[in-house]
RNA sequence: UAUCGACAAAGGCAAACCUGGCGAAAGCCAGCGACGCAAAGCUAUAGGGGCUUCUUUGUCCUUAACUGGACAUUCAGCCAGCCAGCCGCCCAA
Numbered sequence: 001u002a003u004c005g006a007c008a009a010a011g012g013c014a015a016a017c018c019u020g021g022c023g024a025a026a027g028c029c030a031g032c033g034a035c036g037c038a039a040a041g042c043u044a045u046a047g048g049g050g051c052u053u054c055u056u057u058g059u060c061c062u063u064a065a066c067u068g069g070a071c072a073u074u075c076a077g078c079c080a081g082c083c084a085g086c087c088g089c090c091c092a093a
Base pairs, nucleotide, nucleotide: 005090012037013036018031019030020029021028022027035081041086042085043084047083048082049079050078051077052076057072058071059070060069061068
């Protein structure tokens, strides 16, 4: 010094399950709990990708009926523990 990332030191985060709350859902918050993590810190109008479908429109099926449903689409929402961008602790080889 920090490409690298150790059976190191000091500290950190917390998946699933379960409980309570919010939400249409994805999911989020709190508690519990540790599967894991060297960025599991921050960023989701303007990087890519993924998820949801209250809303819009279309097609099809159905119904007495926008009655019920399937698929696509739109609006909107969500995911940083998918990649990415930004910042950053430590120091053995």
The RNA shown here (c-di-GMP-I riboswitch aptamer) has 93 nucleotides and comes from Paenibacillus sp. N3.4. Rfam family: c-di-GMP-I riboswitch aptamer. Its family is annotated with cyclic-di-GMP binding in the Gene Ontology. Its mean pLDDT, the model's own confidence on a scale to 100, is 84. The model forms 100% of the base pairs in the Rfam consensus. Lineage of the source: Bacteria > Bacillati > Bacilli > Paenibacillaceae > Paenibacillus.